[in-house]
RNA sequence: GCCAGCUUAGCUCAGUUGGUAGAGCAAUGCUUUCGUAAAGCAGAGGUCCCGGGUCCGAAUCCCGGAGCUGGCU
Numbered sequence: 001g002c003c004a005g006c007u008u009a010g011c012u013c014a015g016u017u018g019g020u021a022g023a024g025c026a027a028u029g030c031u032u033u034c035g036u037a038a039a040g041c042a043g044a045g046g047u048c049c050c051g052g053g054u055c056c057g058a059a060u061c062c063c064g065g066a067g068c069u070g071g072c073u
Base pairs, nucleotide, nucleotide: 001072002071003070004069005068006067007066010025011024012023013022019056028042029041030040031039049065050064051063052062053061
């Protein structure tokens, strides 16, 4: 330098026929206990890497950029 894949909650990841973004774990609060752990319950947490375009509507499609991983040279 060229090619491919990935980037979504604190972490690991779903979401792909475009229609108001989810799970598990963690953290927080409550119940339980003399207390802790475990268990149960609850609510919260996101400008979907950045910029632009298409569209009534974009995490999703298109263009450019950034970062990470792998391959080729």

This is a predicted structure of a 73-nucleotide RNA (transfer RNA) from a Candidatus Uhrbacteria bacterium. Its mean pLDDT, the model's own confidence on a scale to 100, is 81. The organism belongs to Candidatus Uhriibacteriota, within Bacteria. Its Rfam family is "tRNA". The family's RNA type in Rfam is transfer RNA.